[in-house]
Context: one part of a larger RNA
Molecule: small-subunit ribosomal RNA, central domain
Organism: uncultured prokaryote
RNA sequence: CUGGGCGUAAAGCGCACGCAGGCGGUUUGUUAAGUUAGAUGUGAAAGCCCCGGGCUCAACCUGGGAACUGCAUUUGAAACUGGUUAACUAGAGUAUGGUAGAGGAGAGUGGAAUUUCAGGUGUAGCGGUGAAAUGCGUAGAUAUCAGAAGGAACAUCAGUGGCGAAGGCGACUCCCUGGCCAAAGACUGACGCUCAUGUGCGAAAGUGUGGGUAGCGAACAGGAUUAGAUACCCUGGUAGUCCACACCGUAAACGAUGUCUACUAGCUGUUUGUGGAUUUAAUCCGUGAGUAGCGAAGCUAACGCGAUAAGUAGACCGCCUGGGGAGUACGGCCGCAAGGUUAAAACUC
Numbered sequence: 001c002u003g004g005g006c007g008u009a010a011a012g013c014g015c016a017c018g019c020a021g022g023c024g025g026u027u028u029g030u031u032a033a034g035u036u037a038g039a040u041g042u043g044a045a046a047g048c049c050c051c052g053g054g055c056u057c058a059a060c061c062u063g064g065g066a067a068c069u070g071c072a073u074u075u076g077a078a079a080c081u082g083g084u085u086a087a088c089u090a091g092a093g094u095a096u097g098g099u100a101g102a103g104g105a106g107a108g109u110g111g112a113a114u115u116u117c118a119g120g121u122g123u124a125g126c127g128g129u130g131a132a133a134u135g136c137g138u139a140g141a142u143a144u145c146a147g148a149a150g151g152a153a154c155a156u157c158a159g160u161g162g163c164g165a166a167g168g169c170g171a172c173u174c175c176c177u178g179g180c181c182a183a184a185g186a187c188u189g190a191c192g193c194u195c196a197u198g199u200g201c202g203a204a205a206g207u208g209u210g211g212g213u214a215g216c217g218a219a220c221a222g223g224a225u226u227a228g229a230u231a232c233c234c235u236g237g238u239a240g241u242c243c244a245c246a247c248c249g250u251a252a253a254c255g256a257u258g259u260c261u262a263c264u265a266g267c268u269g270u271u272u273g274u275g276g277a278u279u280u281a282a283u284c285c286g287u288g289a290g291u292a293g294c295g296a297a298g299c300u301a302a303c304g305c306g307a308u309a310a311g312u313a314g315a316c317c318g319c320c321u322g323g324g325g326a327g328u329a330c331g332g333c334c335g336c337a338a339g340g341u342u343a344a345a346a347c348u349c
Base pairs, nucleotide, nucleotide: 004320005319006318007303008302012317014201015200016199017198021194022193023192025088026087027086029084030083031082033081034080035077036076037075038074039073040072041071042070049065050064051063052062053061054060091191092188093187094186098181103177104176106174107173108172109171110154115149116148117147119145120144121143125136126135162169163168206247207246208245209244210243211242215241216240220236221235222234223233258316259315260314261313262312263311266294267293268292269291270290271289272288273287274286275285276284277283278281298305299304322349323348324347331342332341333340334339
């Protein structure tokens, strides 16, 4: 090198962009690097293999042949791969006019609710629990009425609905901005796919600086429970949760299913385009892009998957190789730190 795998047994990087690399549509000419045919030279001898010979046989020795699958030179071939020339439009993209959308960033605005403050009414309880107590309250609470302040989140609509590469995104308005999709079929003419290293994005928690702080609430304090109770329950409550900027770079980052392409029965729902028909309707028939439920063939150890494949194939990348030790030690790199990433061995079963 060769093998088998990666939904759940070990195994798909959290996601994307992308240099090198690998792979790459149709037609024509040319070239001859790969490929292929012949020739020449070389490929030491011994050994191996084949056919003989010599020791009484054999081992052993010995003659000849084959082989040495290679390399170089040279003469040809031109289907395929590569190079190059000229073209094409089915891949990819651009332009025009459109649709839908919690896609992203910024600014402004709104109502419900909680809390607090000041005021009115009003009086002895409130709160909390399995039951209580801590706590609050005659210095007037809880309740109730109108008012003010401030912060955070946006009920109903809401939907196996939508959008986004993933993380994720939900009040309303304005402004800036990315992507998808369908129809028409104008334009470019292979401009493509994948991608080690790299670069960017990346929930929550956490970190730094400065703000903010209504509710909730690690830590902490108290009350209970209990044999104990460093808990579960209750009363409080600091970091945090929020904002700006900068870090961190991890998650059951999950569809536990890498990206791209082609092909392979059907049925049903739903979102959003678009075309047509008539009886103009709660209508019918197509055709795209999504998103769900069944299901044929096939696949699978089974469960199940089944045009959104885990089916049939191809291209490229990542990863796995018994359990523990261990995602640990050491070293490197990154980080303010927390730690992250890369990643063993002894030993043991």